RNA sequence: GAAGUGAACUGGAUGACCGCUGGCGCGACAGUCAAGCGCGAGAGGAAAGUCCGGGCUCCACAGGACAGGGUGGUCGGUAACACCGACCGGUUGUGAAGCCAGGGAAAGUGCCACAGAGAAUAGACCGCCGAUGACCGUGAACGCGGAACAGGCAAGGGUGAAACGGUGCGGUAAGAGCGCACCAGCAGACGGGGCGACCCGCCUGGCUUGGCAAACCCCACCCGGAGCAAGGCCAAACAGGAAGCAGAUUUAGUUCGAAUCGCUAUCGACUUCCGGGUAGGCCGCAUGAGACGCCGAGCAAUCGGCGCCCUAGAUAAAUGGCCAUCAACCGUGACGCCACGGUUACAGAACCCGGCUUACAGGUUCACUUCGUUU
Numbered sequence: 001g002a003a004g005u006g007a008a009c010u011g012g013a014u015g016a017c018c019g020c021u022g023g024c025g026c027g028a029c030a031g032u033c034a035a036g037c038g039c040g041a042g043a044g045g046a047a048a049g050u051c052c053g054g055g056c057u058c059c060a061c062a063g064g065a066c067a068g069g070g071u072g073g074u075c076g077g078u079a080a081c082a083c084c085g086a087c088c089g090g091u092u093g094u095g096a097a098g099c100c101a102g103g104g105a106a107a108g109u110g111c112c113a114c115a116g117a118g119a120a121u122a123g124a125c126c127g128c129c130g131a132u133g134a135c136c137g138u139g140a141a142c143g144c145g146g147a148a149c150a151g152g153c154a155a156g157g158g159u160g161a162a163a164c165g166g167u168g169c170g171g172u173a174a175g176a177g178c179g180c181a182c183c184a185g186c187a188g189a190c191g192g193g194g195c196g197a198c199c200c201g202c203c204u205g206g207c208u209u210g211g212c213a214a215a216c217c218c219c220a221c222c223c224g225g226a227g228c229a230a231g232g233c234c235a236a237a238c239a240g241g242a243a244g245c246a247g248a249u250u251u252a253g254u255u256c257g258a259a260u261c262g263c264u265a266u267c268g269a270c271u272u273c274c275g276g277g278u279a280g281g282c283c284g285c286a287u288g289a290g291a292c293g294c295c296g297a298g299c300a301a302u303c304g305g306c307g308c309c310c311u312a313g314a315u316a317a318a319u320g321g322c323c324a325u326c327a328a329c330c331g332u333g334a335c336g337c338c339a340c341g342g343u344u345a346c347a348g349a350a351c352c353c354g355g356c357u358u359a360c361a362g363g364u365u366c367a368c369u370u371c372g373u374u375u
Stems, first nucleotide, its partner, number of pairs: 001371010012326004017321002020042002023039004044346001048357002051355005056227004068223005073087005088102001089100004103218002108216002110212003125157002127153003132150002135146004165183006184208001186205003190201004231283004240274005245268001251265004290309001292307006327344007
């Protein structure tokens, strides 16, 4: 210098003006309140998907088992996890590093497309052989030769993701773990190292045991349900219930009759109260597994101590618009300058927190790898 690998950070800046949400103060007093004014605050690294885990709330609950769901190398971290760290094993890459749903296939059952003869008590298409028994030729006979009917074989070819260990020597008619040597793998024993997963070494054995458990299943461990529309409080209107009688109105009764007044009762769209609770309002709801700084423990994840700070709270849903200057990028004028125009990613809180996953223009930093060059 080129090409990469793995992390971490950032996510346009400043100012003016006009708005929006909520807070505090003035207005505004012993207490309650409006307009208005002033002050300071107001989205994210993912606020997203709602996929895991927890807090919180309500309901249920003697204990156990079954069913169902989840997780699955080891050790640690954590409130917990399907998350994180370190390590182990496998695998890919020259490498830095990446990926793994990573217990059990010798408990049992099942499946293995297409191709292929045969896909798990394997099989014979081409091929090899044809010792042995038939056949043909020759021959007196032993035999020799031929062809390949029975039959033998699985070395070679071919199919496939995978063909029932590999290489070599012996052996044979041809072959074959049929025999042997070495290698690989499996099972068992022993020695050493590590908390452990596991690693290293050595011996023995039978000659050999395919893959799939995100197929059923077996083993170990974990899991009660619903969710802030949880849940709690206040409470119009309408309907219901109880009481009252000041009253315009309804109806009935009341003296021999009628009317009026009065009285009694009734009614009531009147008054008061009651319970449940709709609309609506308030709380939950912003002090929390909290942020930042320093010190300490630990390889790390993380944990501990001290100091300091308070940092959105809407409800059909505020967090916006516009202007100026600057920054970055793109285009044009022809490009180190300058001018003009354009663009500034993904996206948008809704009870809170820890993760994972997904989206993301541009920029910055650190560590490491491979190759080349120079000293």